The part of an RNA shown here (large-subunit ribosomal RNA, domain IV) has 352 nucleotides and comes from a Deltaproteobacteria bacterium.
The coordinates come from a structure-prediction model, not an experiment, and the mean pLDDT is 89.

[in-house]
Context: one part of a larger RNA
RNA sequence: CCCUUGUUAAGGAACUCGGCAAAAUGACCCCGUAACUUCGGGAGAAGGGGUGCCCCAGCUGGUGAAGGGUUUAGCACCUGGAGCUGGCCGGGGCCGCAGAGAAGAGGCCCAGGCGACUGUUUACCACAAACACAGGUUCCUGCUAAGCCGCAAGGCGACGUAUAGGAGCUGACGCCUGCCCGGUGCUGGAAGGUUAAGGGAAAGGCUUAGCGCAAGCGAAGGCCUGCACCGAAGCCCCAGUAAACGGCGGCCGUAACUAUAACGGUCCUAAGGUAGCGAAAUUCCUUGUCGGGUAAGUUCCGACCCGCACGAAAGGCGUAACGAUCUGGGCGCUGUCUCAACAAGGGACCCG
Numbered sequence: 001c002c003c004u005u006g007u008u009a010a011g012g013a014a015c016u017c018g019g020c021a022a023a024a025u026g027a028c029c030c031c032g033u034a035a036c037u038u039c040g041g042g043a044g045a046a047g048g049g050g051u052g053c054c055c056c057a058g059c060u061g062g063u064g065a066a067g068g069g070u071u072u073a074g075c076a077c078c079u080g081g082a083g084c085u086g087g088c089c090g091g092g093g094c095c096g097c098a099g100a101g102a103a104g105a106g107g108c109c110c111a112g113g114c115g116a117c118u119g120u121u122u123a124c125c126a127c128a129a130a131c132a133c134a135g136g137u138u139c140c141u142g143c144u145a146a147g148c149c150g151c152a153a154g155g156c157g158a159c160g161u162a163u164a165g166g167a168g169c170u171g172a173c174g175c176c177u178g179c180c181c182g183g184u185g186c187u188g189g190a191a192g193g194u195u196a197a198g199g200g201a202a203a204g205g206c207u208u209a210g211c212g213c214a215a216g217c218g219a220a221g222g223c224c225u226g227c228a229c230c231g232a233a234g235c236c237c238c239a240g241u242a243a244a245c246g247g248c249g250g251c252c253g254u255a256a257c258u259a260u261a262a263c264g265g266u267c268c269u270a271a272g273g274u275a276g277c278g279a280a281a282u283u284c285c286u287u288g289u290c291g292g293g294u295a296a297g298u299u300c301c302g303a304c305c306c307g308c309a310c311g312a313a314a315g316g317c318g319u320a321a322c323g324a325u326c327u328g329g330g331c332g333c334u335g336u337c338u339c340a341a342c343a344a345g346g347g348a349c350c351c352g
Base pairs, nucleotide, nucleotide: 001347002346003345004344005343006342007341008340010338011337014336019333027051028050029049030048031047036041038172052094053093054092055091056090058088059087060086061085062084063083067079068078069077070076095099107331108330109329110328111327112326113325114323115322119131120130135170136169137168138167139166140165141164147156148155149154173318174317175316176315178248179247180246183245184244185241186240187239188238189237192236193235194234198230199229203225204224205223206222207221210217211216249267250266251265252264253263276310277307288304289303290302291301292300
């Protein structure tokens, strides 16, 4: 010096990113307990008091002797309450620094964010505000179901049957969930346009019976080519649909101080962000501004609204309870610190 542990004057978080670590709290009985609340809770809230031993009474429980009575004479029954003993309570007394005498055994409170909750998870750096979840909603599926696995046979779904099964999104509960269907998707429609294989007319070509002196023409059949025309779904088209994918404006002016603009004009759009919330797990400028808390506060809480770039099931805003969650504050407590000291055990170091 290191590790593990113990104690510490005065102070008591001044330590530090942060009370990390440590200290503290701790059992049982009694008293007593706030906001808020889904009336269950919050609650062990918080905060207090008591706790050993001895003596004496009382109350109450267990056991139940002697004695007495009855007697069917029984190891019977009734009565009886001694003694021993459990508990509670009252009074008095005793000792120590200390009586839950050791060990084991919640620290607590206030405010806010997130997630309702119990659960689940990155086997080996993340346990969370992530996943799941009851509940909500949309879509698909009429049973040889849809969907899924498999080349298939076959199987799951399910020996189920729409109060069922599958898929997606949301995520208890409360109050709610606005506008846009132009684009994309999906659903429905079928008049028209377009459109495949396939069918296929005309026409052309090859072949040759025949004709012709020749050049050549050339029936039928066969083969090849082939634009017309007939050919579905799809697409175009028409409509519906946003708890489908998604989207939800700009400029200029205006009120008798100023400022601001309820108001007006204009351009564009499918429609121009409603409610609620808002410097937020979202705010760049930004330590915004004001208020609170501190002697002093880039954090925190309450407001304001100029929302760079919230916003309504990729849900919005609240919310009791819950959380090894995150943030801020307080009480208690401490070697975290001012600032270090001593002690114990084990190492390091030296010798063997």